This is a predicted structure of a 77-nucleotide RNA (transfer RNA) from a Candidatus Odinarchaeota archaeon. Its mean pLDDT, the model's own confidence on a scale to 100, is 80. RNAcentral records the identical sequence in 3 taxa. It matches the Rfam family "tRNA".

[in-house]
RNA sequence: GGGCGGGUAGUCUAGUCGGUUAUGAUGCCGCCCUUACGAGGCGGAGGUCGCCGGUUCGAAUCCGGCCCCGCCCACCA
Repeated sequence: GGGCGGGUAGUCUAGUCGGUUAUGAUGCCGCCCUUACGAGGCGGAGGUCGCCGGUUCGAAUCCGGCCCCGCCCACCA
């Protein structure tokens, strides 16, 4: 340098043939339960969907550029 895959909440992750309020688990907070803790039950907060721009009535999803991670190939030494 070229090709492929990936980037979504603190962590992991679903959703990528565009469509209202972005999914679940775990963690965190509150309540219940318990003599206490843990486990369990209920509720809640937490998201620039990697960044910038474009297309569209509407973008996590489509298009362009860039950044980061992984794998493969090529080149140099």